[in-house]
RNA sequence: UAAUGUAAAUGGCAAACUUAUUGAAAGAUAAGGGCGCAAAACCAUGUAUCUAAGGGGUUAAAAAUCCUAUGAAUGACAGGUUACCAUU
Numbered sequence: 001u002a003a004u005g006u007a008a009a010u011g012g013c014a015a016a017c018u019u020a021u022u023g024a025a026a027g028a029u030a031a032g033g034g035c036g037c038a039a040a041a042c043c044a045u046g047u048a049u050c051u052a053a054g055g056g057g058u059u060a061a062a063a064a065u066c067c068u069a070u071g072a073a074u075g076a077c078a079g080g081u082u083a084c085c086a087u088u
Base pairs, nucleotide, nucleotide: 002088003087004086005085012037013036017032018031019030020029021028022027035075041081042080043079045078046077047076049072050071054068055067056066057065058064
């Protein structure tokens, strides 16, 4: 430096759910919790996904419905960057 993760060490992260706050929503944050994770560390760059406030379409109008990300999400898959231990 690269590949791999059988056993071990130091440790780390934290799904569902609950409570509080926040947001139009999706979701986020904090505390509890622990399903799992060898990058479940970082980056919304691409694809897939979620939401539709605002904007637009349909209508005589309303209701209803459809489209749209500038919102969200990496614990979906790629891509980029960095890292612990062990083995080869």
Source information:
The prediction has a mean pLDDT of 87. Predicted 3D model of an 88-nucleotide RNA (c-di-GMP-I riboswitch aptamer) from Alkaliphilus peptidifermentans DSM 18978.